[in-house]
RNA sequence: CUCUUAUCAAGAGUUGGCUGAGGGAAUUGGCCCAAUGAAGCCCAGCAACCGACCGUAAUACUAUCGUGAGAUAGGGCGCACGCCAAGGGCGGCGCCGGAAGCGUCAUGCUUCCGCAGGGCACGGUGCUAAGUCCAACAGAAAGACCGAUGUCUUUCUGAAAGAUAAGAG
Repeated sequence: CUCUUAUCAAGAGUUGGCUGAGGGAAUUGGCCCAAUGAAGCCCAGCAACCGACCGUAAUACUAUCGUGAGAUAGGGCGCACGCCAAGGGCGGCGCCGGAAGCGUCAUGCUUCCGCAGGGCACGGUGCUAAGUCCAACAGAAAGACCGAUGUCUUUCUGAAAGAUAAGAG
C1' cells in the first nucleotide's frame, strides 16, 4: 500500500492543566460545536478488538473460486443466550478449523492449539457533542402535491465510502 473478517443508535471532562483558532474523514448541500476556549499535548475517564486470566459444545464434510486471510452453494452438527403453548419449538449465536507425531503408501490413529460465553482496565491500540451529525447510490412502504408523466417529505433495508481492531499478501 492492497485485501479479508468483525463492529459502528450504548458508554466516557458543564468548572482538570498547557496552548491559542479553528473543528465535525474527502466532495457537494445542510446543520451544528468553538475566546463561556476549537484542533493538539498531558491528566482523568469509557470500552472487551487483540494479548494476559478463567472457561468453551459442535459425528463429517463435499464442490467451486482465491497466492492467502477467506468467499459461495449444498449437506449436516451444537446450545454458553433470550422467549414460549416446554419429551421440545422459535429466535439468535456458533461449528464441520489448524499444528505436530506415528503408521501405511488406499488412508488411518494419537496429542495439542483454536473454538459461542464470562469477569478483569494489567498490557497494546482505540475512543471521550449531536446515529459514522444528516443526506447523496439502489430498493420498499406510507403520506402530501399534481390533469398525467412525475415531484417532495418521513420511515426502513441494502450497497458504496469512512472509522477502529485483528489478520493475509